This is a predicted complex of two RNAs, RNase P RNA and transfer RNA, with 440 nucleotides together. It holds a member of the Rfam family "Bacterial RNase P class A". It is annotated as a ribozyme. The coordinates come from a structure-prediction model, not an experiment, and the mean pLDDT is 76.
RNA sequence: CAGGUUGGUCGGGAGAUCGCGGCAGGAAACUGUCGAGGAAAGUCCGCACUCCAUAGAGCAAGAUGUCGGGUAACUCCCGGGGCGAGGUAACUUGCCGGACAGGGCCACAGAAAUAAGUAGCCGUAUUGACGGUCAUAGUGAAAAGGUGGUGUAAGAGACCACCGGCGCAGGUGGCAACAUCUGCGGCCAGGUAACCCCCAUUUGGAGCAAGGCCAAGCAGGAAUAAGGGGCGGCUCGUCCCAUUUGAGUUCCGGGUAGGCCGCACGAGGUACGUUGAGAAGCGUGCCCUAGAGAGAUGAUCUCCGGCGGAUGCCAUCCCAAGAUGCGUUCGCGCACAGAAUGCGGCUUAUAGACUGACCUGAGGC
RNA sequence: GCGGGUGUGACGCAGUGGUAGCGUAUCUGCUUCCCAAGCAGACUGUCGUGGGUUCGAAUCCCAUCACCCGCUCCA
Numbered sequence: 001c002a003g004g005u006u007g008g009u010c011g012g013g014a015g016a017u018c019g020c021g022g023c024a025g026g027a028a029a030c031u032g033u034c035g036a037g038g039a040a041a042g043u044c045c046g047c048a049c050u051c052c053a054u055a056g057a058g059c060a061a062g063a064u065g066u067c068g069g070g071u072a073a074c075u076c077c078c079g080g081g082g083c084g085a086g087g088u089a090a091c092u093u094g095c096c097g098g099a100c101a102g103g104g105c106c107a108c109a110g111a112a113a114u115a116a117g118u119a120g121c122c123g124u125a126u127u128g129a130c131g132g133u134c135a136u137a138g139u140g141a142a143a144a145g146g147u148g149g150u151g152u153a154a155g156a157g158a159c160c161a162c163c164g165g166c167g168c169a170g171g172u173g174g175c176a177a178c179a180u181c182u183g184c185g186g187c188c189a190g191g192u193a194a195c196c197c198c199c200a201u202u203u204g205g206a207g208c209a210a211g212g213c214c215a216a217g218c219a220g221g222a223a224u225a226a227g228g229g230g231c232g233g234c235u236c237g238u239c240c241c242a243u244u245u246g247a248g249u250u251c252c253g254g255g256u257a258g259g260c261c262g263c264a265c266g267a268g269g270u271a272c273g274u275u276g277a278g279a280a281g282c283g284u285g286c287c288c289u290a291g292a293g294a295g296a297u298g299a300u301c302u303c304c305g306g307c308g309g310a311u312g313c314c315a316u317c318c319c320a321a322g323a324u325g326c327g328u329u330c331g332c333g334c335a336c337a338g339a340a341u342g343c344g345g346c347u348u349a350u351a352g353a354c355u356g357a358c359c360u361g362a363g364g365c
Numbered sequence: 366g367c368g369g370g371u372g373u374g375a376c377g378c379a380g381u382g383g384u385a386g387c388g389u390a391u392c393u394g395c396u397u398c399c400c401a402a403g404c405a406g407a408c409u410g411u412c413g414u415g416g417g418u419u420c421g422a423a424u425c426c427c428a429u430c431a432c433c434c435g436c437u438c439c440a
Base pairs, nucleotide, nucleotide: 001361002360003359004358005357006356007355008354009353010352012304013303014302015301016300017299018298020035021034022033023032024031025030037336041347042346044345045344046343047342048341049207050206051205052204056236057235058234059233061203062202063201064200065199066080067079068078069077070076081096082095083094084093085092086091097198098197102196103195104192105191106190117134118137119136120133121132122131123130124129145163146162147161148160149159150158164188165187166185167184168183169182170181171180172179173178211261212260213259214258220252221251222250223249224248227241228240229239230238254439255438268287269286270285271284272283273282274281275280305334306332307331308330309329310328311327312326314325315324316323317322366436367435368434369433370432371431372430375389376388377387378386383420391407392406393405394404395403413429414428415427416426417425
């Protein structure tokens, strides 16, 4: 210098005029002040909060599944382990209990798909048949670990040596997952659990249209069972209501379409210090920062910036092509996007700009 | 806002691990003087999209996109 990997930050700035919503002041006119995001999105997880009982027991059903740590919690985050995939590399990315509890499935092809004799080989036999065999062939995603030898009628872990895998025992390192070394055992007959299942851990349900208070208004009727509801999977247990004036549930009909709270100080933000490898924790200081209810956050203009196009008797680099800068001019309001109880994550969308670290290649010293 | 569901030919649907089908529609031919009906045949698919599991995915898992449905209070 060129190309690349990965993390972080920002994502227009200043002003004028007219509007919109909240709050404060004012009798009013009006004045002052505040007013979207990193994702406000998807609603995929986890919580807070509220009601149902203070949220109980068993079964069912669901979720999660390597190790250690972080957190209010998580399917999240950080740091590791193992097995793969891509890349020269930096790095990126997928998966993670059990297949010796049991069941299911493995199309087509192939003789046979978890069990075998189609061809072949060998023996008896002698042309038919019977038996042995997986070494060879062929099919397939997958067919009894590989090479060499012994052995045999022919063969085969049947046996031996080495290699590979698996299991067991022990040593060393590590908190652990695991790694590594030594010895022993012929143990070597598959895959699939993102099929059922088994094991371990774990989960009560509903959701701010939750729920609480006030105001206004109206008209009741029918069906249904002695039980019904909380309990919206089932059973038990428990609580409440009812069995007298008929609860409760369902259906039809009627009324209201108002106000306040929940609801903006919180697992809050930020700067510095400190502990830690990191996610994060702790301490101190500072800050208060939208709150609607058919739902505010907009429109126009000026200057600067950005992006795109055109252009030049311009400048720099350059053999040139061209690149960059500068000037003139035109266009684009200029990435994705728009709060609705709040918070922590994840995922997805995102023009462009700045910046830290690292890798590869080429050249120079 | 909260909760739930569905995407397969042009349209309506089936297919829940093993060569993607049915009906209607469209087109061609036969039949008819002509049309309709009828008969015979043909055409039409990245199974919404992208990854993964598996020998193999419309089907199982993850992400994403589009569409649809339900949900106020009093009594």